[in-house]
Context: one part of a larger RNA
Molecule: small-subunit ribosomal RNA, 3' major domain
Organism: Coffea eugenioides
RNA sequence: UGACGGGGGCCCGCACAAGCGGUGGAGCAUGUGGUUUAAUUCGAUGCAAAGCGAAGAACCUUACCAGGGCUUGACAUGCCGCGAACCUUCUUGAAAGAGAGGGGUGCCUUCGGGAACGCGGACACAGGUGGUGCAUGGCUGUCGGCAGCUCGUGCCGUAAGGUGUUGGGUUAAGUCUCGCAACGAGUGCAACCCUCGUGUUUAGUUGCCAUCGUUGAGUUUGGAACCCUGAACAGACUGUUGGUGAUAAGCCGGAGGAAUGUGAGGAUGAAGUCAAGUCAUCAUGCCCCUUAUGCCCUGGGCAACACAUCUGCUACAAUGGCCGGGACAAAGGGUCGCGAUCCUGCGAAGAUGAGCUAACCCCAAAAAUCCGUCCAUAGUUCGGAUUGCAGGCUGCAACUCGCCUGCAUGAAGCCAGAAUCGCUAGUAAUCGUCGGUCAGCCAUACGGCGGUGAAUCCAUUCCCGGGCCUUGUACA
Numbered sequence: 001u002g003a004c005g006g007g008g009g010c011c012c013g014c015a016c017a018a019g020c021g022g023u024g025g026a027g028c029a030u031g032u033g034g035u036u037u038a039a040u041u042c043g044a045u046g047c048a049a050a051g052c053g054a055a056g057a058a059c060c061u062u063a064c065c066a067g068g069g070c071u072u073g074a075c076a077u078g079c080c081g082c083g084a085a086c087c088u089u090c091u092u093g094a095a096a097g098a099g100a101g102g103g104g105u106g107c108c109u110u111c112g113g114g115a116a117c118g119c120g121g122a123c124a125c126a127g128g129u130g131g132u133g134c135a136u137g138g139c140u141g142u143c144g145g146c147a148g149c150u151c152g153u154g155c156c157g158u159a160a161g162g163u164g165u166u167g168g169g170u171u172a173a174g175u176c177u178c179g180c181a182a183c184g185a186g187u188g189c190a191a192c193c194c195u196c197g198u199g200u201u202u203a204g205u206u207g208c209c210a211u212c213g214u215u216g217a218g219u220u221u222g223g224a225a226c227c228c229u230g231a232a233c234a235g236a237c238u239g240u241u242g243g244u245g246a247u248a249a250g251c252c253g254g255a256g257g258a259a260u261g262u263g264a265g266g267a268u269g270a271a272g273u274c275a276a277g278u279c280a281u282c283a284u285g286c287c288c289c290u291u292a293u294g295c296c297c298u299g300g301g302c303a304a305c306a307c308a309u310c311u312g313c314u315a316c317a318a319u320g321g322c323c324g325g326g327a328c329a330a331a332g333g334g335u336c337g338c339g340a341u342c343c344u345g346c347g348a349a350g351a352u353g354a355g356c357u358a359a360c361c362c363c364a365a366a367a368a369u370c371c372g373u374c375c376a377u378a379g380u381u382c383g384g385a386u387u388g389c390a391g392g393c394u395g396c397a398a399c400u401c402g403c404c405u406g407c408a409u410g411a412a413g414c415c416a417g418a419a420u421c422g423c424u425a426g427u428a429a430u431c432g433u434c435g436g437u438c439a440g441c442c443a444u445a446c447g448g449c450g451g452u453g454a455a456u457c458c459a460u461u462c463c464c465g466g467g468c469c470u471u472g473u474a475c476a
Base pairs, nucleotide, nucleotide: 001476002475003473004472005471007470008469009468010467011466012465013464015460019423020422021421022420023419026314027313028312029311031309032308033307034305035304042053043052064300065299066298067297068296069295070294073125077124078123079121080120081119082118083117086103087102088101089100090099091098092097107114108113127289128288130287131286132285136283137282138278139277140276141274143272148187149186150185151184152183153182154163155162156161167178168177169176193266194265195264196263198234199233200232201231202230203229204228208223209222210221240254241253242252243251244250320375321374323372324371325370326369332363333362334361337356338355343350344349382413387408388407389406390405391404392403393402429452430451431450432449433448434447435446
C1' cells in the first nucleotide's frame, strides 16, 4: 500500500421489511447430469452453465457411428496432354461411383494459339469442427450502470509511498459547494443520440372529414378544421415564489405547465478482477494426421431411459367451464409470397383464384371483456395426459423421428414440506397478437406489440451485495 475481520462509523440497492404472484408437490415440453449405446458429435458447470452456442437435428444441416468408395483430392495457385462447354441413352449399384454408346461444335485470333469449362497425369501442395482459450488476437460474461480509476507539476517521507482523491455539508453520482500544501488535468458520472409524452408551422395520398349511393366491398364530388402520418422547430432550466441552510451547494412546499427536479424507456458498461468463456463464428503460434484425424455417399445417431435436476407450459375450477350473440387494439410480415370471395368437407383442408411489390389488397378472428342460457361443489359439463381408429398438409421421403383435424379413451392433480424466486406503476398479475429462423415443424422457446390493470413501501434492527472513512492483523 492492499486484502481480510462473526471490528467500528456513515450511506445505498426489490437487500430485508410491507405486499402481490410464483417455483419446490401433479402431468407434459425443453435443457443438463447420470446411465445405456456401434454412435448417443462438441462446447457451456455457483452467482455469471443448464428453453445456453441452436433465429428452428426426418435427408441436408452434422462435426458422431456402421457400411460402400476416393487419394493432387469436395476447394486454391502453378505445369503438361486431350477434348469446347453442354445435352442425352443403356448396364451395374443402396447411393456415391464405375463402364459402354449417341448428339453437338460456339467466342477471340497475328492462324502459332488463347479465354472459359471438362477429363487424364506428375509434383509442389491442398485439407483437418484434430490438440492446446494455461501460447494468443478479436469478441463476450461478471463485479456493475457500482462511482470510482489515474496523471503532470509542487510539497512531505531515507524509501516503499503519501498528499491531491481526506474533512464540514450535499447529490443518483469523485454531483456540486466551503475549507485545506496543494494547483491543475485526463478517464468514468452527467449532457450531446434514439423512442414515447405537449404544442406550433408545413405537407395532404392510399390516410382523415363531409356528401352521393350501397347488404357490403367500393365509388362520385368537395374540404384541409379534426384524427393520423412525415419533416422542421418550440418546450423544463431548480427558470419563478415562500421556508430552511452558512449570504453556499442544496433540501422541503407552492404557482404556472402536457410534463419537475435525472419526465419515462432504450442505446451507451471507466481502470481493472475472475490464467472467467470461446482454437467449433473468424483469425492465429506451436504440436499432430497426410491411401487419413482429409473427401464423397447410403443408412443410423444427435430424439435412447431405472433415475436426479434447471427453466417453462397446462391445471387442480364457480372471480370458473360450455354454448349463442355484440364490441374495442397496437406493432409487424407478404411476389419462389400474402391469398379475399364463392363452392365441397363436421374439421384439418381441397378446388377456384379477385386484389396486392402494399397508410390501398391480404395474413386478420383480436382475446380477456359485455349480454343471455345451462352447470351447483362432484375427481364433476374441472383437468387434459395417455392410448386406439380414421383422415389432412409439407416434403424424393414422415418407421426410427413432423405438425394438424375428427371420433373414442379419459390418467395424475382438490393449491403443494423444508426451502426459494420475480416485481415499486401503466410496474406486477392477466389477455390475446405479430415476427425472425423456416418446405414443414416438435415454439409451451426467443424478440417485439398492444388490451385490462392492482397491492404495498412503517422503518434500516437483522440477511445478502456494494461504496467511503477509520481500526486490528503472526496474511500478500